Predicted 3D model of a 76-nucleotide RNA (Glycine riboswitch aptamer) from a soil metagenome. It matches the Rfam family "Glycine riboswitch aptamer". About the family: This family represents the bacterial glycine riboswitch. The RNAcentral record of the sequence draws on MGnify. The coordinates come from a structure-prediction model, not an experiment, and the mean pLDDT is 79.
[in-house]
RNA sequence: CUGCGGGAGAGACCUCGCCUCGGCGAGGCGCCGAAGGCGCAACCAGCCCGGAAUCGCUCAGGCAAAAGGACCGCAG
Numbered sequence: 001c002u003g004c005g006g007g008a009g010a011g012a013c014c015u016c017g018c019c020u021c022g023g024c025g026a027g028g029c030g031c032c033g034a035a036g037g038c039g040c041a042a043c044c045a046g047c048c049c050g051g052a053a054u055c056g057c058u059c060a061g062g063c064a065a066a067a068g069g070a071c072c073g074c075a076g
Stems, first nucleotide, its partner, number of pairs: 001076006011029001013028006030063003036059001037057003043051002
C1' cells in the first nucleotide's frame, strides 16, 4: 500500500420551495470529532525555518439508513 472483517459520537430538528410523494434544494439555530486541515506540546532528534497525538480548534466533514470513518485484527 491492497483485500476482508470490526469500528464511535452528535436534530429522521425548524421554516420555505420543488416533487414522480421515494426524496431533493435553500435558509436558520442546536450539536459531534475518529477522513482531511490547523494549533499547543510530553517526547524524539541534533543536519534543518526538523519530527510529533486518540489533546485542543471546528475551516472542511458529519448528526435515520447508505456512504465515509481514526484505530484494531487477519492475509499478501